RNA sequence: GGGCUGGUAGCUCAGCUUGGCUAGAGCACCCGACUGAUAAUCGGGAGGUCAAGGGUUCGAAUCCCUUCCGGCCCA
Numbered sequence: 001g002g003g004c005u006g007g008u009a010g011c012u013c014a015g016c017u018u019g020g021c022u023a024g025a026g027c028a029c030c031c032g033a034c035u036g037a038u039a040a041u042c043g044g045g046a047g048g049u050c051a052a053g054g055g056u057u058c059g060a061a062u063c064c065c066u067u068c069c070g071g072c073c074c075a
Stems, first nucleotide, its partner, number of pairs: 001074007010027004020058001029045005051067005
């Protein structure tokens, strides 16, 4: 330098292909229940520039372009 692939909650990921109700799950965190107490379990809550910028569209995490960062392969 070329090709492929990934970037979404603190962590691990789903959703993207086929645009459309308020963006989700598990774990972690906070509060409560339970217990003599802790753990486990149960209930609830908080937590997001969907990597960045631009474009298309009534509407973009999702489609298109550029850039940045990580991984794999080739040279």
Transfer RNA from an archaeon, 75 nucleotides, folded computationally. Its Rfam family is "tRNA". It is annotated as a transfer RNA. The coordinates come from a structure-prediction model, not an experiment, and the mean pLDDT is 83.